Overview
SAM riboswitch aptamer (S box leader) from a Bacteroidia bacterium, 104 nucleotides, folded computationally. NCBI's taxonomy places the organism under Bacteria, Pseudomonadati, Bacteroidota, Bacteroidia. Rfam family: SAM riboswitch aptamer (S box leader). Rfam describes the family as follows. The SAM riboswitch is found upstream of a number of genes which code for proteins involved in methionine or cysteine biosynthesis in Gram-positive bacteria.
RNA sequence: UACUUAUCCAGAAAGACCGAGGGAAUAGGCCCUAAGAAGUCUUGGCAACCUACGCAUGGCGUAAAGGUGCUAAUUCCUAUCUCAUUAUUGAGAGAAGAUAAGAA
Numbered sequence: 001u002a003c004u005u006a007u008c009c010a011g012a013a014a015g016a017c018c019g020a021g022g023g024a025a026u027a028g029g030c031c032c033u034a035a036g037a038a039g040u041c042u043u044g045g046c047a048a049c050c051u052a053c054g055c056a057u058g059g060c061g062u063a064a065a066g067g068u069g070c071u072a073a074u075u076c077c078u079a080u081c082u083c084a085u086u087a088u089u090g091a092g093a094g095a096a097g098a099u100a101a102g103a104a
Stems, first nucleotide, its partner, number of pairs: 001104001003102006013043005021032003026079004044071003049067002051063005075096001080093005
């Protein structure tokens, strides 16, 4: 890097350095940001994919030492299709993306 499977309306922030952008990409909307964005580091936290243990097993429960991940807003919302509504929205699916595990 592409592939397979699963999940994505829950949850969880302080400090230091730095200094202007950021919310994946494009567009629109909306929002965060000098009361300090992004990034780096430290410490904490969340969660429970891998993991450990138990029940007796395609599952459920408990734990959190270890490997990851995450720690504004549903993956911030929309974009394509279908259905409903009927002029504005709602529902479902998809695409794209993220994460984990696997396999090449």